SAM riboswitch aptamer (S box leader) from Robiginitalea marina, 115 nucleotides, folded computationally. It matches the Rfam family "SAM riboswitch aptamer (S box leader)". About the family: The SAM riboswitch is found upstream of a number of genes which code for proteins involved in methionine or cysteine biosynthesis in Gram-positive bacteria. Its mean pLDDT, the model's own confidence on a scale to 100, is 78.
[in-house]
This record gives sequence, structure tokens and C1' cells, in this order.
RNA sequence: GCGUUAUCGAGAAAGGCGGAGGGACUGGACCCGGUGAAGCCUUGGCAACCCUGUGCCCCCGGGCAGAGAAGGUGCUACAUUCUACCCCGGCGGGACCGCUGGGGAAAGAUAACCC
Repeated sequence: GCGUUAUCGAGAAAGGCGGAGGGACUGGACCCGGUGAAGCCUUGGCAACCCUGUGCCCCCGGGCAGAGAAGGUGCUACAUUCUACCCCGGCGGGACCGCUGGGGAAAGAUAACCC
């Protein structure tokens, strides 16, 4: 970092430096922020993607289950904060349109593989 696959409504603190922004982009909303944002450091914690070890299936390479948390990672306000593109349903309505519920996609984040 192009790509592939999987997951994304759960969970989880405090201190120091810093000094005005932040919540990925863009637009529209809504939130957080001198009662200290972003970023950096330290110590905790959460998770279980890689991992450790066990059992079963399968038959040589994979799958499933449950356990663990040394190592590699990630995370530690609000659903990926909501929304935009498409489809289906309901309501108002003659239609357009609006509101609302659900599903899919796109984009993003993380992990593993790959380059």
C1' cells in the first nucleotide's frame, strides 16, 4: 500500500506534557472541548483478529467447539454519532413529496493473508 476474507448496536481508567480544536472525506445534522480538544508519554484496563494449548469432525489440508491472555495487534464519549446511493413495507397524501421501520451496497476502521 492495490487487492482478498472476516468483524464493526457489546466492552474498557488515571496521571503528565500540550494549548484549540475534535467526532475519516464532502454536504446536512447532532454532540464533545479552557470543568482542557487534537497529538505525544507513562501505568492500567477491554477485546480475542493473529497467537498458546485441548477436544471433535474431516483426511493431509482445512473446519468447528470451548479454554487462556505470555507475545504481535487494536481499542479504551455518543451504533462506524446519524444521514447521503439502491430496494421493500407502513403512515399522510390524487401524484410529486414528506415522515417512519427494515434490508442491501458504497465508503471507512481493525485483523490476517498478499504485494